Model confidence (mean pLDDT): 75 of 100.
A computed fold for a 367-nucleotide RNA from Ghiorsea sp., annotated as Bacterial RNase P class A.
It matches the Rfam family "Bacterial RNase P class A". By type it is a ribozyme. On this family, see Frank and Pace, Annu Rev Biochem 1998: "Ribonuclease P: unity and diversity in a tRNA processing ribozyme". Rfam's curators write: Ribonuclease P (RNase P) is a ubiquitous endoribonuclease, found in archaea, bacteria and eukarya as well as chloroplasts and mitochondria.
[in-house]
RNA sequence: GAAGUGGCUCGGGUGGUCGCGCUUCACCUUUUGGGUGUAACGAGGAAAGUCCGGGCUGCAAAGAGUAGGAUGCUGGAUAACUUCCAGUGAGGGAAACCUUAGGAAAGUGCCACAGAGACUAAACCGCCUAAUCUUUUUUAGGUAAGGGUGAAAAGGUGCGGUAAGAGCGCACCGCUUUGUUUGGUGACAAAUGAAGGCUUAGGUAAACCCCAUCCGCAGCAAGACCAAAUAGGGAGUCGUUAAGCGUUACUCGCGCGUGGCUUCGGGUAGGUUGCUUGAGGCUGCUGGCAACAGUAUGCCCAGAUGAAUGAUCAUCACUUCUUAUGUUUAAGAAGUACAGAACCCGGCUUAUAGAGCCACUUCGCAC
Repeated sequence: GAAGUGGCUCGGGUGGUCGCGCUUCACCUUUUGGGUGUAACGAGGAAAGUCCGGGCUGCAAAGAGUAGGAUGCUGGAUAACUUCCAGUGAGGGAAACCUUAGGAAAGUGCCACAGAGACUAAACCGCCUAAUCUUUUUUAGGUAAGGGUGAAAAGGUGCGGUAAGAGCGCACCGCUUUGUUUGGUGACAAAUGAAGGCUUAGGUAAACCCCAUCCGCAGCAAGACCAAAUAGGGAGUCGUUAAGCGUUACUCGCGCGUGGCUUCGGGUAGGUUGCUUGAGGCUGCUGGCAACAGUAUGCCCAGAUGAAUGAUCAUCACUUCUUAUGUUUAAGAAGUACAGAACCCGGCUUAUAGAGCCACUUCGCAC
C1' cells in the first nucleotide's frame, strides 16, 4: 500500500424569533375552573415486524391423565428465552473466520432423470463352460473381478485359488460394535485391545416416527373506581330430586349453584386510574477468559389521548459536482439515510445516504 474477516460509535451541531405538551413555583381571577410569567424536561437504533421470553392484571379456590405444542452437543450467564458467553464434534475457507448439532442397529415412507438394477437389488456390455450353427449365430448354465448409467451400485491393496470369478481363503489397512488406561466438571481427545466377513448396502427425520426435557389460559381494547341512563323488559326451551356454569380441547376430580341456554328489543359507550422510580441508566472499584455479578457515590431522563415533542432565519459540519489556483486553498450549486413513543422490559429479524474507530488474517514493497 492492497485484498479480506470480526466488532463498536455517530447519524447533524450552534444561536435567535414564534409556537406546542406534562410538571414545579409565584401572581391574578368571574375560584373546585381559567389566565399570565418563570424554571426544568419532552420521539429510536431500530420506536418497525408482532417473531420469542418475561414483569403486571384477571380467571382462581387444589390437582391428575390423554391430546396438543416447544426445545434438542457440553458447561455457564439470566427474571426468563428458540437469547448471549465459552468450549467440543462435523463441514467450508490458504487464513483470520463462517455454517451447523438427539436417534437411520425399533418401524414405515421417499431418492426425479438415467440405468439391467436404488430394500425381496440386479445382469446391459463383458468373462467362463457345454451343446448347436457354419454368411450371421442360437440355446442353457455359472459369474459380479473389468466396462457403462448415475449424486450414490455392496470397502481398498496384494498373494493364493477357480472353468471364469467373488472375503472364497490369507496378510496389511479401513469400517461397525465394544472393553481398558490417561487427561477433562462435561461434550470429547489420545493410546491400546477384542469381536465381526463387513452391519443388516448408501442418503434422508424443518418426512411420519422414536427418545429426553419443559409448557395453564387470556391480555392494558387486561383490570379497578366514579358518574349517568334505560325496560329489574318480552318469547321459547331445559331444570329446581340437581340440570347447568367455571379462561386451551377432552375425561376424572374440585368449586359455585336456582337458575342455565337460544332469541327479540332498549340504554350507556363519559371521567379518573392503570401510566412511568424501573429485573432503571452513567461512572469508578472488585471477581470472572467472557457473557455477567457484587459494591460505592451521585442522576431522574416523554406520558400524550384524535393524539404534544414543531416551524422559520442565520451560520457551521459532511457528501457530490463545477470553476480557479494547482502546494495549500477559495467561490458557487445541489443534497444530507431508514424512519415517529401509546403498559413496561430483555432479545431476535428486517430497513438504512453517509462519516469515523478498534482488533485480526494474507500478499507486495522499503528499512
NCBI's taxonomy places the organism under Bacteria, Pseudomonadati, Pseudomonadota, Candidatius Mariprofundia, Ghiorsea.